[in-house]
Context: one part of a larger RNA
C1' cells in the first nucleotide's frame, strides 16, 4: 500500500522437467539351436620308427610319431526372453514467467452465506439437485461464565 483492496480458473505466448505413445537405435544379461579354431584328453593307429624285449637273421612285440575319430570348448551365427539408456509423429496434465484474453467464483451477509460428500450440467472460474457441518452475519429467546 489497507475494497480504486485481495483473489480464482479457462484461453494465448515462452521456457523447463515429466507421464502415455506406433515405431526405432544401442548396452547388459539369459535361454534354445547351428558352427566348431587352437589345445590337452579318450579311442584308434593298415603308414613311419635308432635306443627296450624276443630272435643268428629276416622279422615280431612294447613304446613313440604322423594320420583318423570323438566328447569338451574360445570366437562367430540364428531365433526368443528379461532389463537398461536414447530417439520418436502425436498426446496428457504439471511448474515458472514482465505482461496479455475472457469473465468475477472465494474473502464483508462478497452482493445467491460458505464449506464437505455425491450426481448431473457448463468457455472458465463454476452452476443446479440431494444429504451433512458451522469454521455463518442479522434479529429474538434460553443456559452458563466474568465484572
Nucleotide at each position: 500500500c489497507a475494497c480504486c483492496g485481495c483473489c480464482c480458473g479457462u484461453c494465448a505466448c515462452a521456457c523447463c522437467a515429466u507421464g502415455g505413445g506406433a515405431u526405432u537405435u544401442g548396452g547388459a544379461u539369459u535361454c534354445a539351436c547351428c558352427c566348431g579354431a587352437a589345445g590337452g584328453c579318450a579311442c584308434u593307429g593298415c603308414g613311419c620308427u635308432a635306443a627296450c624285449u624276443c630272435g643268428c637273421a629276416a622279422g615280431a612285440g612294447a613304446g613313440g610319431c604322423a594320420g583318423g575319430u570323438g566328447a569338451c570348448c574360445a570366437c562367430g551365427g540364428u531365433g526368443g526372453g528379461u532389463u537398461u539408456a536414447g530417439a520418436g509423429a502425436c498426446u496428457g496434465g504439471g511448474g515458472u514467467g514482465a505482461a496479455g484474453u475472457c469473465g468475477u467464483a472465494a474473502c464483508a451477509a462478497g452482493g445467491u452465506a460458505g464449506c464437505c460428500g455425491u450426481a448431473g450440467g457448463g468457455g472458465a472460474a463454476c452452476c443446479u439437485g440431494c444429504g451433512g457441518c458451522u469454521g455463518g452475519a442479522u434479529c429474538a429467546c434460553c443456559u452458563c461464565c466474568u465484572u
The part of an RNA shown here (small-subunit ribosomal RNA, 3' minor domain) has 147 nucleotides and comes from Sphingobium terrigena. NCBI's taxonomy places the organism under Bacteria, Pseudomonadati, Alphaproteobacteria, Sphingobiaceae, Sphingobium. Its Rfam family is "Bacterial small subunit ribosomal RNA". Model confidence (mean pLDDT): 80 of 100.